[in-house]
Molecule: SAM riboswitch aptamer (S box leader)
Organism: Chloroflexota bacterium
RNA sequence: CUCUUAUCCAGACAGGCAGAGGGAACGGCCCUGUGAAGCCUGGCAACCGGCUGGGUUAUGGCAAAUCCGGUGCGGUGCUAACUCCGGCGCCUCGGCAGGGGGCGAAAGAUGAGGG
Numbered sequence: 001c002u003c004u005u006a007u008c009c010a011g012a013c014a015g016g017c018a019g020a021g022g023g024a025a026c027g028g029c030c031c032u033g034u035g036a037a038g039c040c041u042g043g044c045a046a047c048c049g050g051c052u053g054g055g056u057u058a059u060g061g062c063a064a065a066u067c068c069g070g071u072g073c074g075g076u077g078c079u080a081a082c083u084c085c086g087g088c089g090c091c092u093c094g095g096c097a098g099g100g101g102g103c104g105a106a107a108g109a110u111g112a113g114g115g
Stems, first nucleotide, its partner, number of pairs: 001115008014041004021031003026086003042079003047075003050071008083107001088104006
């Protein structure tokens, strides 16, 4: 960089260092010297691994597989706004507008596995 797959309306949003940007891109709309990015600590969560309880396959018992949990030890991740909103398609409402709502796609993010 790319492919497959799962998830994306919950939660954390505090302290220190730092000192001007940030919210992927585009169009909006926002956040920010009452302190942006980044780093550290703290916090959240539970994707993978570890440990662990129970169910099923299922039988006398075990291995193993699978499902539902617990823990938060290890690996990531996350810690303004639904992925901040929108674009493309379908459906629908309608006062017919550059409008509202729903579902999906695309794009993106993160994990796990592969190239």